[in-house]
RNA sequence: GCCUGUAGCUCAGUGGUAGAGCAACCGGCUCAUAACCGGUAGGUCGUAGGUUCGAAACCUGCCAGGCCC
Numbered sequence: 001g002c003c004u005g006u007a008g009c010u011c012a013g014u015g016g017u018a019g020a021g022c023a024a025c026c027g028g029c030u031c032a033u034a035a036c037c038g039g040u041a042g043g044u045c046g047u048a049g050g051u052u053c054g055a056a057a058c059c060u061g062c063c064a065g066g067c068c069c
Stems, first nucleotide, its partner, number of pairs: 001067005008022004016053001024040005046062005
């Protein structure tokens, strides 16, 4: 100097009600387990401010991680 930070994990969401897959839990199927099918729960969106009618998103500081000089 550049990039990244969103659910337990991997990530989407680029100004107007926060989502998916996997994992977890409950149920179905099965003699039973796995697989498969249906459902449920899980988030102060790293942090502190600013802009805006409205911010996960735009701007600034800070913190953490990665890369380069």